[in-house]
RNA sequence: GCUCGUGUAGCUCAGUCGGCAGAGCACUAGCAUGGUAAGCUAGAGGUCACCAGUUCAAUCCUGGUCGCGAGCU
Numbered sequence: 001g002c003u004c005g006u007g008u009a010g011c012u013c014a015g016u017c018g019g020c021a022g023a024g025c026a027c028u029a030g031c032a033u034g035g036u037a038a039g040c041u042a043g044a045g046g047u048c049a050c051c052a053g054u055u056c057a058a059u060c061c062u063g064g065u066c067g068c069g070a071g072c073u
Base pairs, nucleotide, nucleotide: 001072002071003070004069005068006067007066010025011024012023013022019056027043028042029041030040031039049065050064051063052062053061
């Protein structure tokens, strides 16, 4: 330099032939316990990497930029 994959909650990851964004763990509060952990209930937490385009509508489709990973040279 070229090609492919990938970027979503603090972490690990789902998701949708385009139509209100989710799980587990972690965190907070409560219940419970003699107490702690486990457990149960509730809650908070997101510019879906960034910029444009298509569309009534984009996390999703298209182009570009950047980061990460892999392959080729």

A computed fold for a 73-nucleotide RNA from a Candidatus Rifleibacteriota bacterium, annotated as transfer RNA. The same sequence occurs in records of 2 taxa. Model confidence (mean pLDDT): 82 of 100. Taxonomically the source falls in Candidatus Rifleibacteriota (Bacteria, Bacteria candidate phyla). RNAcentral holds the sequence, with entries from ENA and MGnify. Its Rfam family is "tRNA". Rfam classes the family as a transfer RNA.